A computed fold for a 73-nucleotide RNA from a Candidatus Woesearchaeota archaeon, annotated as transfer RNA. The coordinates come from a structure-prediction model, not an experiment, and the mean pLDDT is 82. It matches the Rfam family "tRNA". Rfam links the family to the GO term triplet codon-amino acid adaptor activity. The organism belongs to Candidatus Woesearchaeota, within Archaea. RNAcentral holds the sequence, with entries from ENA.
RNA sequence: GCCCUAGUAGCUCAGCAGGUAGAGCACUUGUGUUCUAAUCAAGGGGUCGCAGGUUCGAGUCCCGCCUAGGGCG
Numbered sequence: 001g002c003c004c005u006a007g008u009a010g011c012u013c014a015g016c017a018g019g020u021a022g023a024g025c026a027c028u029u030g031u032g033u034u035c036u037a038a039u040c041a042a043g044g045g046g047u048c049g050c051a052g053g054u055u056c057g058a059g060u061c062c063c064g065c066c067u068a069g070g071g072c073g
Base pairs, nucleotide, nucleotide: 001072002071003070004069005068006067007066010025011024012023013022019056027043028042029041030040049065050064052062053061
């Protein structure tokens, strides 16, 4: 230098063929207990790596860039 993969909640990851952004764990409140925990119920938390484009509509498609991992030279 070229190619491939990944980047979504605090963490690990889903998100099908473009149509309301989700799960588990963690966190908060309640429940529960003599207390703590387990359990159960409810809740908060996201400009989907950055910036453009296409579209009525983009996490998803297209271009460029950044970061991490891998391959070739």